A computed fold for a 1543-nucleotide RNA from uncultured delta proteobacterium DeepAnt-32C6, annotated as small-subunit ribosomal RNA. NCBI's taxonomy places the organism under Bacteria, delta/epsilon subdivisions, Deltaproteobacteria. Model confidence (mean pLDDT): 84 of 100. Rfam family: Bacterial small subunit ribosomal RNA.

């Protein structure tokens, strides 16, 4: 700045990231349908499906001023025989007919049509045009019939015959011709296959009417030309669908000559010539489909779509035809043939709504059988005016847009109610109520336009001789319309819904339910606390709507031109070589197609955009404008690309010299080594595995010698070393022969790059013929192995592995990375050829190419990588990809002998599938390193009896919890009643307990009946504290009562707190700031050392820190000091005694303190950290030993410690009271105790602890009891007294290897004690019995020193009751060489398809539903090609003996002329036969796919996944799969080389 104003993204794959990638939303639109609502008014729209059938009634008539002819009704008036007739008037009307003009327009649909159908821009020198303008010229003279209408007559009907009459603007001669149409000649133009002009010659018109002052003139009309206009035909250049699983198509085909035929050109048609014509720039054949301007949508670019309006076609029951006309092969016309529907007297008739309304039908779904011609427009007429279902209007319909309402102000006790709620409240909500106001809609009265011009009538006026005619005034014309619009009254009254509220995406609470009902667009919710189902409250979001579905386009850069990719995500073609294509180096010099400017034409209107205007506003119209990015034409420009010429060498080639090579074919030769045969020596095994066998060997194997025969493959050399296009090539020789690479000149002169198609090449198994055959070895047999083993391992062993011939064409044909060309930092190594120094030469150095390889800047890349041999940076060509899965599969095709190979879908179903890199976890991966983890040693258990504990099983009940480690002598440190939760009975019901009201009584203490107890019942005693106004009130208690409540060892420990087991006292786990990364995350915390340790020490993009570790804390070892009773006694006294004196030295106590830190010394070590030995020391390297449990795992235990949320139960799941269970007993497991005995057992005798307990208690001494124990009650609130005797040990006896003097079980019998109470069911004594069992299969389990082992003691808990649990001391070993293994653990790599995390993940096969698909005798449709029959209607030919009014003719009878009917012929719709092809549709039976919370068999894959895997191929086998052959690495570890990095 008039007409430039514009691009947002989210969910969804992971334990978490970043890329790939599909799915899904959020937005606009809609001729929409549904659901649930529903006030108004304006504009618009309105059968998208059956081009399915269609009742009724309308949509095309007009003209009397072309023609003849010509009624009625009513009304009037005469007459009248009273039945009626007659005139006038209807009226020259109406009906019908001859003519003429519409009818071809207007309206309908969109079936077909992939074409010149449309759209664009040309052509027509190849055409036509009625009506209408304009010019010019005419319109004379005749003539025959026809309908109509009579009459007869056929038919049921439609509809006809036959005679007879009769007009024209209806028909037919003649006459005239100015141009015209033909024919011929000459001139002149134009690009042009053509035009104009001129001469001659030949052919062809006509119609009247009507006004009029009636010979005139004036309209309207005809007819010849010429010109316009409008309107169509044709032609052409270019645009716009799909399928190649349609690749060859065509014979009137493709030209040509003649001829026909058309308004024209033209194989349009015919007859002949001649072989042409379209095609991969996609024919030809399916399929789909009117196109367009515009429409939605999109920034665009593009995608979609083509309702309403417009312009174009195509079509009118379906199929052919044609007439008539300017115009048709004709919606509301004729013919003929089908189908269908109706009428019928059965003989024949009718008919076509894809016009407007309507009606059935079909459908989710589309409206009234309305009003009028008032306006617009058309048809007809001179002209009123008549007809228009076109059209205007009007109703139905929220179906779209727009606009308006449904109240406004005020109003806080923040009212009632609802809802929630921590019970305090908060929220609905100024919302209502209530007070003041408006009046848009409503309803009522009243007014009340504009859309009306024009005709036409009356007047005037011009203007003409007059009429027509031209203007002017007045009067007339509204369907809509009881109209919009103003006004007046009443009156807040009548007027709000719909969807959501997990995230996306605005909006949260309560209740029911309980993986049920049910929701979902996606991701996903629901299995007892659902903000995600239903309700309700609250909120959001739109609003007379709102939501769902459905479809478009967009988000989607998900097909990418704007604007993608292709090492591993899905994608380079196994490789080569050439064609068409597309691209092309350097200088000049032209045209000018490409390109670029300008100029002219177009692009139709409406749309859209701009401005400006009318309707109150907008929606909606109106004006003018801009844009319409395109087409065609003209004028120039020459940079670029293209053409044509003309140079040029630098691009590619060619010629010469050179050396390197497992390049290819093809002959010949060679050695080792396997097997085999002979032959010798030789004797009992070989062979083969993890182990074994199966097999071979006394018939001489195996070994060994020595001969000989055949086949295959060539060890070292040999190497990220070499050739080749890829496959691939390797003993040595010799022919032939291919590429490449170097050097030096010289020559051609762009000859070049790529490459669809097409040709060749193309491991390996494979197949076919014909040879070969040692080795090995698919199949296959046997042995093992194993739960099985159709496998891995073993004996054999046949195709084939080899050779020639011919076929296959496939691999992880890989660098998972097409060619090709230019440029972009380096270092290194190797192969071949070359230079330069230098040398006789080699080597060694520098350096130019051309291969093969490593690291690596920059850059790229999701990330790994890649980086001059590219995955950079660019251009060029080609091949390929667009989401898993179905599936590289069906079908079809095309190849092959055959397997099979190339191309190659869909339906269905899934919300993911993947890539690469992180963090973990895991491995039957790897290093390193710990632990009584193994080894090495001691003792157990696993067997016996008992004890305990837990499982099964019983039972009324055997309460409940705990279940690998980390339940199972656990919870329970102690069930006879209690407890006690179980069960069986008998009672209670505000309760065995708390608080609160209300009424009595203080309380408390006691007796007696009944009962099994609880409870019941009757009685005695007792009157207290505090205030007091002396009535009383209070408190604490205890009866009775109300209800609020109390209780609940009910359920959930996967709703919790807390508390606890467990890895594991295992060395871990983090943070901050900074770096690196796109991100998850790394780093630090990794290396190197060294620790008991992430303990230190040194390195280092790290530098601190934190929770752990250690250390502080306790006990215990050594010392000092402080204090000396209840503790101790060395010295002095003293006793039976430390028993007193007495004293604190000492032991001991318990305060405080010292001591140990790798400090010292030597070695190793990095001058470290530390380790190793030593020295002193009580003690030495954490001195021992305990408390201490990091981040976390395990939905670990525990609602029966408690606490506590939700849910359940209330005369009971609550309380109580008796008895009864927890203690049951065919079995089976764990913890234990006692033993099996002589390192013993008994009896006797003598010693030596510690650390604890005690007033409801330990309880001495005496006295009784064999003995548990009684009895008495001295001391002790304990260093005071009791418990309280330690025991193993010592010393002496005895037993002497036995089921014993072992072992004590388990019975009988007699007791004590505790307790109301020892029957179920306690302990202990005595006496008596005197079981198993004689060292414990498989397996397992503690212990590294004051431990194992063994001995005894005390304590909890407890009325009693201990093998157990907790402590505590005596006595005391053995072993550890070491870390291969098991088992747990750190740490560091490493692979991973695992993250619920290997107790992972996952495969195939059966089996069972469901569900879409391929095959299938086969059957039904549709469509289409060839071939033929058979031929309606018509055109059109040809004939025309029959018939015919106009014209010629005649003797006018006739004859011609011309035409007509009958016939015949092409041609050809429908229908017919045969014979293909395509294509739906069922179709027993049958392949295989997909889908399904808990089906069998296995374990094929992912980790070395337990035989690495996978890729071609072949064979086998329930199944995954196994196996043979070549191939890849998209293998793990270990070594080895080789290269490269780091000073």
């Nucleotide at each position: 700045u008039a007409a430039c104003u514009g691009g947002a993204g989210a969910g969804u794959u992971u334990g978490a990231u970043c890329c790939u990638g599909g799915c899904u939303c959020a937005g606009a639109a809609c001729g929409a349908a549904c659901g649930c609502u529903g006030g108004c008014g304006g504009c618009g729209u309105g059968c998208u499906u059956a081009a399915c059938a269609c009742a009724u009634g309308c949509a095309a008539g007009u003209c009397g001023a072309a023609c003849g002819a010509g009624a009625a009704c009513c009304g009037a008036g005469a007459c009248u025989u009273c039945g009626g007739u007659c005139u006038c008037c209807u009226a020259g009307u109406a009906a019908a007919g001859u003519g003429g003009c519409g009818a071809a327009c207007g309206g309908g649909u969109g079936a077909g049509u992939a074409a010149c159908a449309c759209g664009u821009g040309g052509a027509u020198a190849a055409c036509c045009u009625a009506c209408c303008u304009c010019u010019u010229g005419g319109u004379g003279g005749g003539g025959g019939a026809u309908a109509a209408c009579c009459a007869c007559u056929c038919g049921a009907a439609a509809g006809g015959g036959u005679g007879g009459c009769u007009a024209a603007u209806a028909c037919c001669g003649c006459a005239u011709a100015a141009g015209u149409a033909c024919g011929c000649a000459g001139a002149g133009g134009g690009c042009a296959g053509c035009c104009u002009c001129u001469g001659c010659g030949c052919g062809g018109a006509a119609a009247g009417c009507c006004g009029g002052u009636u010979u005139a003139c004036g309209g309207c009309g005809c007819c010849g030309a010429g010109a316009g206009a409008u309107g169509g035909g044709u032609c052409c250049g270019c645009g716009g669908a799909c399928c190649a699983u349609u690749a060859g198509c065509u014979u009137g085909u493709u030209g040509g000559u003649g001829g026909g035929g058309u308004a024209a050109c033209g194989g349009c048609c015919u007859a002949c010539c001649a072989a042409g014509g379209c095609u991969u720039c996609g024919a030809u054949g399916g399929u789909u489909a009117g196109c367009u301007g515009g429409u939605c949508u999109g920034a665009g670019a593009g995608g979609a779509u083509g309702a309403u309006c417009a312009g174009c076609c195509a079509c009118a029951c379906u199929g052919g035809a044609a007439c008539u006309g300017c115009g048709a092969c004709a919606c509301g016309g004729u013919c003929c043939a089908g189908a269908c529907u109706c009428c019928u007297a059965c003989g024949g008739g009718a008919g076509g709504c894809a016009g407007c309304a309507g009606u059935g039908g079909g459908g989710a779904a589309u409206u009234u059988u309305g009003c009028g011609c008032a306006a617009u427009g058309g048809g007809c007429g001179a002209a009123a005016g008549c007809c228009u279902g076109a059209c205007g209007c009007a109703g139905c319909a929220a179906c779209g847009c727009c606009g308006c309402g449904u109240g406004u102000g005020u109003g806080a006790u923040g009212a009632a109610g609802g809802c929630c709620u921590u019970c305090g409240g908060g929220u609905u909500g100024u919302a209502a109520a209530g007070c003041a106001c408006u009046g848009u809609u409503c309803g009522a009265g009243g007014g009340g336009a504009a859309g009306a011009a024009c005709c036409a009538g009356c007047g005037g006026g011009g203007g003409u001789a007059a009429u027509g005619c031209c203007u002017c005034g007045c009067u007339c014309u509204g369907a809509c319309g009881g109209u919009a619009c103003c006004u007046u009254c009443g009156a807040a009254g009548c007027a709000a819904g719909c969807a959501c509220u997990g995230g996306c995406u605005a909006a949260c609470u309560c209740c029911g339910u309980g993986c049920c009902a049910g929701c979902a667009g996606c991701c996903g919710c629901g299995g007892u606390a659902a903000u995600a189902c239903g309700g309700a409250g609250a909120g959001u979001g739109c609003a007379a709507g709102c939501g769902u579905u459905g479809u478009u386009c967009g988000g989607a850069a998900u097909u990418a031109u704007u604007g993608g990719g292709c090492g591993u995500a899905a994608a380079g073609g196994g490789c080569g070589u050439c064609u068409a294509g597309g691209u092309g180096g350097c200088g000049g010099a032209u045209c000018a197609a490409g390109u670029c400017a300008g100029g002219u034409g177009u692009g139709a209107a409406a749309u859209c955009c701009c401005u400006c205007g009318g309707c109150u506003u907008a929606a909606c119209c109106g004006a003018g404008g801009a844009a319409g990015u395109g087409c065609a034409u003209u004028u120039g420009a020459a940079a670029c690309u293209g053409g044509u010429c003309c140079a040029c060498u630098u691009g590619a080639g060619u010629a010469c010299u050179g050396g390197a090579g497992g390049g290819g074919u093809u002959a010949g030769c060679g050695g080792a080594a396997u097997u085999c045969c002979c032959g010798g020596u030789g004797u009992a095994g070989a062979g083969g595995u993890g182990a074994a066998a199966u097999u071979c060997g006394u018939a001489g194997a195996u070994a060994u010698c020595g001969g000989g025969a055949g086949g295959a493959a060539c060890a070292c050399c040999u190497g990220u070393g070499g050739c080749g296009a890829a496959g691939g090539c390797g003993g040595c020789u010799a022919a032939c022969u291919g590429g490449a690479c170097a050097g030096a000149u010289a020559c051609u002169g762009a000859c070049a790059c790529u490459g669809a198609a097409g040709c060749g090449c193309g491991a390996a198994a494979g197949c076919g013929u014909g040879g070969g055959g040692a080795g090995c070895a698919a199949a296959c047999a046997g042995g093992a192995u194993u739960a099985g083993a159709u496998a891995c391992c073993c004996u054999g062993g046949u195709a084939g592995u080899c050779c020639a011939c011919g076929c296959u064409g496939u691999a992880a044909a890989c660098g998972a990375u097409g060619g090709g060309u230019a440029c972009u930092a380096g270092c290194u190594g190797u192969a071949c050829c070359g230079g330069g120094u230098g040398u006789u030469g080699a080597c060694c150095c520098c350096u130019g190419g051309u291969g093969c390889g490593g690291c690596g800047c920059a850059g790229c890349u999701a990330a790994c990588g890649c980086g001059u041999u590219a995955a950079g940076u660019a251009c060029c060509c080609c091949g390929c990809c667009u989401g898993g899965g179905g599936a590289g599969u069906a079908c079809g095709g095309c190849c092959g002998c055959a397997a099979g190979g190339c191309u190659a879908a869909a339906a269905c179903u899934c919300a993911a599938a993947g890539g690469a890199a992180u963090u973990g976890a895991c491995g039957g991966g790897g290093g390193c390193c710990c632990g009584c983890a193994c080894a090495a040693g001691c003792g157990g258990u696993g067997g016996a009896g008992c004890a305990u504990g837990u499982g099964g099983u019983u039972u009324a009940a055997u309460u409940c919890g705990a279940c690998g480690c980390a339940a199972c002598g656990c919870g329970c440190a102690g069930a006879a009643c209690c407890u006690u939760a179980c069960c069986c009975g008998g009672c209670c019901u505000u309760g065995a307990c708390a608080u609160c009201c209300c009424g009595a009584g203080a309380a408390g203490c006691u007796g007696c009946c009944c009962g099994a107890a609880a409870a019941g019942g009757c009685g005695g005693u007792g009157u207290g504290c505090u205030c007091u106004u002396c009535g009383g009130a209070g408190a604490a208690c205890u009866c009775g009562g109300u209800g609020a409540c109390a209780g609940g060892u009910g359920c959930u420990g996967c709703a919790u707190g807390g508390c606890u087991g467990u890895c594991g006292u295992c060395a871990g786990c983090u943070c901050g700031u900074g770096u690196c990364g796109u991100g998850a995350g790394a780093u630090g915390u990794u290396g190197g050392g060294u620790u008991a340790a992430g303990u230190c020490c040194c390195g280092c993009a790290a530098c601190g820190a934190g929770c752990g570790c250690a250390a502080c804390c306790c006990c215990u070892g050594u010392c000092g000091u402080u204090a000396g009773u209840u503790g101790c006694c060395a010295u002095c006294a003293u006793u039976a005694a430390g028993u007193u004196g007495g004293g604190c030295a000492c032991u001991c106590u318990a305060g405080c303190g010292a001591g140990a830190c790798u400090g010292c010394c030597g070695g190793u070590g990095u001058u470290a950290a530390a380790c190793c030995g030593g020295a002193g020391g009580a003690a030495g390297g954490u001195g021992g030993g305990g408390a201490u449990g990091a981040c976390g795992u395990c939905a670990a235990g525990u609602c029966c410690u408690c606490a506590u949320g939700g849910c359940c139960c209330u005369u009971a799941c609550g309380g109580u009271c008796g008895g009864g269970g927890c203690u049951a007993c065919a079995c089976a497991c764990g913890u234990g105790c006692u033993a099996c005995a002589a390192u013993g057992a008994c009896c006797g005798g003598u010693a030596c602890a510690a650390a604890g307990u005690g007033c409801u208690g330990c309880g001495a001494c005496c006295c009784c009891g064999c003995g548990a124990g009684g009895g008495u009650g001295a001391g002790c609130u304990a260093a005071a007294c009791a418990c309280a005797a330690a025991a193993a040990a010592c010393c002496g006896g005895c037993c002497u290897c036995a089921g014993u003097u072992c072992g004590g079980a388990u019975u009988g019998g007699a007791g004590u004690c505790u307790g109301c109470a020892a029957c179920u069911c306690g302990a202990c004594u005595c006496c008596a019995u005197g079981a198993a069992g004689u060292u414990g299969g498989a397996a397992u389990c503690g212990c590294u020193a004051g431990u194992a082992a063994u001995c005894g003691u005390g304590g909890a808990u407890c009325a009693g009751c201990a093998u157990g649990c907790c402590a505590c001391g005596g006595u005391g070993a053995a072993u550890a060489c070491g870390u291969u293994c098991c088992c747990g653990g750190g740490c560091c790599u490493u692979g991973u398809a695992c993250a619920c995390a290997c107790c992972g993940c996952c495969c195939g096969u059966c089996a069972c539903a469901c569900c879409a698909u391929g095959g299938g005798a086969g059957u039904u449709g549709u469509u289409u090609g060839g071939a033929c029959c058979c031929c309606a209607a018509g055109c059109c030919g040809c004939c025309g003996a029959g018939c015919u009014a106009a014209c010629c003719u005649u003797u006018a009878c006739g004859g011609g002329a011309a035409g007509c009917a009958a016939g015949c012929g092409u041609c050809c719709a429908a229908g017919g036969u045969c014979u293909g092809a395509a294509u739906a549709g069922c179709g027993a039976c049958u392949g295989g796919g997909g889908u399904g919370a808990a089906g069998u068999c296995g374990u094929a894959a992912c980790a070395a996944g337990g035989u690495a895997g996978c890729c071609g191929u072949a064979g086998g086998g329930g199944a995954a799969c196994c196996u043979g052959c070549g191939g890849c690495u998209g293998g793990a570890u270990c070594a080895c080389c080789u290269c490269c990095u780091u000073a």